[in-house]
């Protein structure tokens, strides 16, 4: 310096351009003599700025930030 692959709820992980979901976590409730279990609710997320669309996590451009891989000094 190049090439590739990635950035989503506090963690992990999923979405054919069309209501951002799941799991665990946390909060509340039930249940239980208490706690754990098991049950119900709820909490909370698209790396950033732009572009193209009737509508963008998803396409397209810059960027930052992590990985892998090559190269070049040493």
């Nucleotide at each position: 310096u190049c090439g590739g692959a990635g950035a989503u709820c506090g963690u992990c992980u999923a979405a054919u351009g069309g209501u951002a979901g799941g799991a665990c976590g946390c909060u509340g409730g039930g249940u239980u003599u208490u706690g754990g279990u098991c049950c119900c609710a709820g909490u909370a997320a698209u790396c950033u700025a732009g572009g193209u669309u009737c509508g963008a996590a998803u396409c397209c451009u810059a960027g930052u930030c992590u990985c892998c891989g090559a190269g070049c000094c040493a």

This is a predicted structure of a 74-nucleotide RNA (transfer RNA) from a Candidatus Saccharimonadota bacterium. Rfam family: tRNA. From the family's description: Transfer RNA (tRNA) molecules are approximately 80 nucleotides in length. By type it is a transfer RNA. The sequence is in RNAcentral, with records from ENA. The coordinates come from a structure-prediction model, not an experiment, and the mean pLDDT is 81. The source organism's lineage runs through Bacteria, Bacteria candidate phyla and Candidatus Saccharimonadota.